[in-house]
The RNA shown here (SAM riboswitch aptamer (S box leader)) has 88 nucleotides and comes from an Actinomycetota bacterium. The model forms 95% of the base pairs in the Rfam consensus. Lineage of the source: Bacteria > Bacillati > Actinomycetota. It was read from a public genome assembly, where an Rfam model found it. Its Rfam family is "SAM riboswitch aptamer (S box leader)". Rfam links the family to the GO term regulation of gene expression.
RNA sequence: CAAUCAUCCAGAGCGGCCGAGGGACGGGCCCUGUGACGCCGCGGCAACCAGUGCUCCGCACCAGGUGCCAAUGCCCGAUCGAUGAGGA
Numbered sequence: 001c002a003a004u005c006a007u008c009c010a011g012a013g014c015g016g017c018c019g020a021g022g023g024a025c026g027g028g029c030c031c032u033g034u035g036a037c038g039c040c041g042c043g044g045c046a047a048c049c050a051g052u053g054c055u056c057c058g059c060a061c062c063a064g065g066u067g068c069c070a071a072u073g074c075c076c077g078a079u080c081g082a083u084g085a086g087g088a
Stems, first nucleotide, its partner, number of pairs: 001087001004085005013042005021031003025077004043069003048065002051061004073080001
């Protein structure tokens, strides 16, 4: 990052820095100087891919590559978005 496929009502926070917006978009409703958002460190959740085992539809284990840790993707809407796989 093109097509395509899968998932998105479960789960998981502390510290440091910064300093005003943030929750993608419209409407709503929220979060936020009792410091949000973001970045960094540590911690954690989960199990898409990889790996291992088995009685190999599949299930279990592990936690290497991603991902995630306010609110159901916060709600509704949409020709919407995010993540993983995928490989032109």